[in-house]
Context: one part of a larger RNA
RNA sequence: GAACGAACGCUGGCGGCGUGCCUAACACAUGCAAGUCGAACGGUAACAUAGCUAGCUUGCUAGCUGAUGACGAGUGGCGGACGGGUGAGUAACGCGUGGUUACCUGCCCAUCAGUGGGGGACAACUCCGGGAAACCGGAGCUAAUACCGCAUACGACCUUCGGGUGAAAGCGGGGGAUUCUUUUAGAAUUUAUCGGUUAAGGAUUAGCCCGCGUUAGAUUAGAUAGUUGGUGAGGUAAUGGCUCACCAAGUCUACGAUCUAUAGCUGGUUUGAGAGGAUGAUCAGCAACACUGGGACUGAGACACGGCCCAGACUCCUACGGGAGGCAGCAGUGGGGAAUCUUGGACAAUGGGCGCAAGCCUGAUCCAGCCAUGCCGCGUGAGUGAUGAAGGCCCUAGGGUCGUAAAACUCUUUCGCCAGGGAUGAUAAUGACAGUACCUGGUAAAGAAACCCCGGCUAACUCCGUGCCAGCAGCCGCGGUAAUACGGAGGGGGUUAGCGUUGUUC
Repeated sequence: GAACGAACGCUGGCGGCGUGCCUAACACAUGCAAGUCGAACGGUAACAUAGCUAGCUUGCUAGCUGAUGACGAGUGGCGGACGGGUGAGUAACGCGUGGUUACCUGCCCAUCAGUGGGGGACAACUCCGGGAAACCGGAGCUAAUACCGCAUACGACCUUCGGGUGAAAGCGGGGGAUUCUUUUAGAAUUUAUCGGUUAAGGAUUAGCCCGCGUUAGAUUAGAUAGUUGGUGAGGUAAUGGCUCACCAAGUCUACGAUCUAUAGCUGGUUUGAGAGGAUGAUCAGCAACACUGGGACUGAGACACGGCCCAGACUCCUACGGGAGGCAGCAGUGGGGAAUCUUGGACAAUGGGCGCAAGCCUGAUCCAGCCAUGCCGCGUGAGUGAUGAAGGCCCUAGGGUCGUAAAACUCUUUCGCCAGGGAUGAUAAUGACAGUACCUGGUAAAGAAACCCCGGCUAACUCCGUGCCAGCAGCCGCGGUAAUACGGAGGGGGUUAGCGUUGUUC
């Protein structure tokens, strides 16, 4: 000198764009953050409409009918493996880069074949019972795109190549057409649509393996028995000591094994002429974690932040028998700390989930709020104005300086304030932001300057006070009676809505 997720002191007008718990991966009150589909299903708790019945204060109340719009709870499907957070662990194929294959891949794309005919249940519901609750048990009824057989097999799988095994799935709404029935209307068939199944591809995602690179310590020198390799088997989507049985005795290591300490890695960021050093906030990619430890289930995908089970610590409820919970999601609270924000608005846009759609959900996101926390921009007026006014300070008492500075005259209105109009972002409709940005008019120089320094380094000097005291100080050093170094004043220098100090890095 530059930089900062900074803090502290003094000061503080406006706007734009960013950033904002670096400490306790400490504990969390409250609200919200993942639902959706009635065009899969049985149904009907609530609401609305319609109809019927009863009471009547003749337009209200009560009841009934799933009949219609819809829909609580339930069965079922898809999604809760994405999105969001954190930096605890990890020195590792974790990451980076370049290869490799023994593999999986829901939704999506294009292709092939088929989509026939049956069955038995379980929730919901009803009844009974237990429990303080959480919830649970028994009996009975029922539907499906839930579940299970049968038939069929282009292709796929296995094969002793004769063949055989295993194995899947049709329903829904609305539209058109035809036929039948009791006109309204209903039923059947068919077509396109949306789905479901098989097979082989594509795309995308994931898994595994390998070369190289990836902090410090030798005051850590030996480490290792599933250890190293083989055969066989099991297991996995898949290779493999991944696991197991048997056999052999290997394997790593001064090119630093093992151990210990520290640490998420990278694109990048910062500094530097560069080489290099330091760093890994925000944004992006990858990996890891979700109260602590362990485990599996479901599923295309998890060993799963807002799923399950077990153990532990902690908190809460309890009728003491037993239960409930997990903010390292967004806000917010306590605590810790030098220190870090609102218990805000909206799904309008972008994107995601579900749905044919309408739409619903979305603390992702878009916005607003707070903080000079950073960067950038603007303003705090401009011109004229010498009796060089008054006043302050200095003085050799002549004067010098603050100083065109002020006053005064003339002018302007950025920003602010007041009023009127008023967007783009949206596409036919839909705008949280927002009556915002912006435009126009009005107002009056009117509302808007501080901080640090002045001995040398280092730009900027005098007086007074003090008297090795009080104090200053980054280094050298200053102060003991004439201190440009302490304190005050006048003057000056620097930066400027900031300035200085402290901390850290180069």
Model confidence (mean pLDDT): 84 of 100. Predicted 3D model of a 506-nucleotide part of an RNA (small-subunit ribosomal RNA, 5' domain) from an uncultured prokaryote. Its Rfam family is "Bacterial small subunit ribosomal RNA". Its family is annotated with structural constituent of ribosome and ribosome in the Gene Ontology.